[in-house]
RNA sequence: GCAAUCGCGGGCGAUGGAGUUCGCCUGAAAUGCCCGCAACGGGCUGAUGACUCCUACGAGACC
Numbered sequence: 001g002c003a004a005u006c007g008c009g010g011g012c013g014a015u016g017g018a019g020u021u022c023g024c025c026u027g028a029a030a031u032g033c034c035c036g037c038a039a040c041g042g043g044c045u046g047a048u049g050a051c052u053c054c055u056a057c058g059a060g061a062c063c
Base pairs, nucleotide, nucleotide: 009026010025011024012023013022016054017053018052019051020050021049032044033043034042035041
């Protein structure tokens, strides 16, 4: 000096915020699905990793 590993801290888990919890990454973890040869083409679902709440959106019913 480099690498592995451990700890602490931090970050991430297809669209916002918070709590709880699970997993993952530590310079990565992450960046959904379908059709199409391709296109600066077309189409579809979901605000959660999971649970709960809030916000936004969508559907139906009632006033």